Bacterial RNase P class A from uncultured Enterorhabdus sp., 356 nucleotides, folded computationally. Its Rfam family is "Bacterial RNase P class A". Rfam classes the family as a ribozyme. The sequence is in RNAcentral, with records from MGnify. The prediction has a mean pLDDT of 76. The source organism's lineage runs through Bacteria, Bacillati, Coriobacteriia, Eggerthellaceae and Enterorhabdus.
RNA sequence: GAGCGGGCCAGGCGGUCGCGUGCUCACGCGCGAGGAAAGUCCGGGCUCCGCAGGGCAAGGUGCCAGCUAACGGCUGGGCGGGGCGACCCGACGGAAAGUGCCACAGAAAAGAAGACUCCCCCGCGAGGAACGGGCUCCGCGCCCGCCUAAACGGGAGAAAAGCUGAAACGGUGCGGUAAGAGCGCACCAGCGCGCCGGCAACGGCGCGGCUUGGCAAACCCCACCUGGAGCAAGCGCAAAUAGGAACGCCAUACGGUGGCCCGCCGUGCGUUCGGGUUGCGUGCUAGAGGCGCCUGGCGACAGGCGCUCGAGAUAAAUGGCCGUCCAACGACAGAACCCGGCUUAUCGACCCGCUC
Repeated sequence: GAGCGGGCCAGGCGGUCGCGUGCUCACGCGCGAGGAAAGUCCGGGCUCCGCAGGGCAAGGUGCCAGCUAACGGCUGGGCGGGGCGACCCGACGGAAAGUGCCACAGAAAAGAAGACUCCCCCGCGAGGAACGGGCUCCGCGCCCGCCUAAACGGGAGAAAAGCUGAAACGGUGCGGUAAGAGCGCACCAGCGCGCCGGCAACGGCGCGGCUUGGCAAACCCCACCUGGAGCAAGCGCAAAUAGGAACGCCAUACGGUGGCCCGCCGUGCGUUCGGGUUGCGUGCUAGAGGCGCCUGGCGACAGGCGCUCGAGAUAAAUGGCCGUCCAACGACAGAACCCGGCUUAUCGACCCGCUC
């Protein structure tokens, strides 16, 4: 100088005017947002409803071991990838249970598949005409043998090479072959088995037959987890104008319906009961809280001891101004039941360890 990992602060002080809340007769005094209070993405506490137990379905998680109240979080380890390195990243179970998909291109996209070009063989057609034989209408005219594989058609072999593609039926080399091929061999990769190390994921060594493409963030299989709704949960107190039920009284009254009677509906006062709007209280903030030390553990964390911390609003308070200091113009943003995480936003500094 360039980087990597982690931690910490989140303007300070004074004055003044305000706001919420607790105490106080009052004056006043005390306390009053965050590292993310955010997104509401996971997990738990708490509350109500449901529930014998098990299974199916649905959803979630997914290398291994641990931590934790729990987790999709964290710690340590393994494997794979990136970086010279410190270090970083990874939905990282199963594709040999089955089904499905693999666009375009390509011969072929998974079935011991396929044949477009190239390669090789055959010599049936074909081509050739030096030579031999035969036929002969005596013309090197026809037929057979023969030769060729350069061109065209056909048959067989092969999967090495080319072409296409993200991916082509293990890779490289030597041998082998008509050409080729795990056909044989060596090394490598993969798979299976055995032994050793490890709690395990996995690693090391040896042997074997020769090879079984990819996708499960497609269905699916395997293992594990999950009842639903949420503080507007829930609980309590409880008016007034109203409204409901029962009983009693006025009263055999009045009004409505109806031609009239009965009947039916409604009207007053009192007592009691139940529900319950608004409202008030509660839930409500001291908690899996913070800090320090000791012990155990690589660590996440656990245990012990000591000290310490008091927003609780409800339309919703926590702010404005002035002065001053600092390098500074001081960011991102604001509780709403609580807690553990993750993710995202964030001015400017400071500290620790490490790498090149």